[in-house]
RNA sequence: GCCCGUGUAGCUCAGUGGCAGAGCGGCAGCCUGUUAAGCUGUAGGCCGCAGGUUCGAACCCUGUCACGGGCG
Numbered sequence: 001g002c003c004c005g006u007g008u009a010g011c012u013c014a015g016u017g018g019c020a021g022a023g024c025g026g027c028a029g030c031c032u033g034u035u036a037a038g039c040u041g042u043a044g045g046c047c048g049c050a051g052g053u054u055c056g057a058a059c060c061c062u063g064u065c066a067c068g069g070g071c072g
Base pairs, nucleotide, nucleotide: 001071002070003069004068005067006066007065010024011023012022013021018055026042027041028040029039030038048064049063050062051061052060
């Protein structure tokens, strides 16, 4: 230098064009003599960044950044 993959909640990951989700973790409550476990509820992300396409984009296209891999 060229090619490929990954980037979504605090963490691990779903979601392949039509209201952004789950598990764990956090917070509150219930339960318990207390804690833990269990149960119920709840907060939290405009989807790495910038553009484009579209009535509509996490999703398609272009550029770019970070990390990982391959080739030279």
Predicted 3D model of a 72-nucleotide RNA (transfer RNA) from a Candidatus Nanoarchaeia archaeon. Its Rfam family is "tRNA". By type it is a transfer RNA. The organism belongs to Candidatus Nanoarchaeia, within Archaea.